A computed fold for a 137-nucleotide RNA from an Actinomycetota bacterium, annotated as c-di-AMP riboswitch aptamer (ydaO/yuaA leader). The organism belongs to Actinomycetota, within Bacteria. Its Rfam family is "c-di-AMP riboswitch aptamer (ydaO/yuaA leader)". Rfam's curators write: This family represents a conserved RNA structure found upstream of the ydaO and yuaA genes in Bacillus subtilis and related genes in other bacteria. The ydaO/yuaA element is thought to act as a genetic 'off' switch for the ydaO and yuaA genes in its native state. It is believed that the element may be triggered during osmotic shock leading to activation of ydaO, a predicted amino acid transporter gene, and members of the yuaA-yubG operon which code for KtrA and KtrB K+ transporters.
RNA sequence: AAAAACCAGACGCUCAAUUCCUGAAUAAGGAAGCGGGGGAACCAAAUCUGGGGCGAACGACCACCGUUGGUGGUCCAGGGCAAGCUCUUCCAGCCCGAGCCCGUCAGCUAACCUCGUCGGCGUGGCGCGAAGGGCGU
Numbered sequence: 001a002a003a004a005a006c007c008a009g010a011c012g013c014u015c016a017a018u019u020c021c022u023g024a025a026u027a028a029g030g031a032a033g034c035g036g037g038g039g040a041a042c043c044a045a046a047u048c049u050g051g052g053g054c055g056a057a058c059g060a061c062c063a064c065c066g067u068u069g070g071u072g073g074u075c076c077a078g079g080g081c082a083a084g085c086u087c088u089u090c091c092a093g094c095c096c097g098a099g100c101c102c103g104u105c106a107g108c109u110a111a112c113c114u115c116g117u118c119g120g121c122g123u124g125g126c127g128c129g130a131a132g133g134g135c136g137u
Base pairs, nucleotide, nucleotide: 010123011122012121013120014119018032019031020030021029022028033117034116035115036114037113038112043107050105051102052101053100054099059075060074061073062072063071064070065069078096079095080094081093085134086133087132088131089130090129091127
């Protein structure tokens, strides 16, 4: 000097998962916003092979293994990112396509009841692409 690692802050991404207030507090609470579940009539349907919920993460095929399954690969429904306010579409590119929960029970569903507000990443690189809107200056 460089690299790596760690800490703090800022900015940005995913997600509903943010902001504010009380408080000495990193304790414990509250509110708003955002999001989930339960729950009539009417309508609709299902189980007896149990059924159901959150989520983009639903399915198909192949190979191998220690074979009620597991591991890996290919593809797919679907989803995310990008020259920086934001939305839609098109082209090209890079990724994801998991996991968890309820416990025999739940369709829709007004009133009503109830719960969550975590976690995981990036610090540089970019598409010095196209079309059309909105907001702001």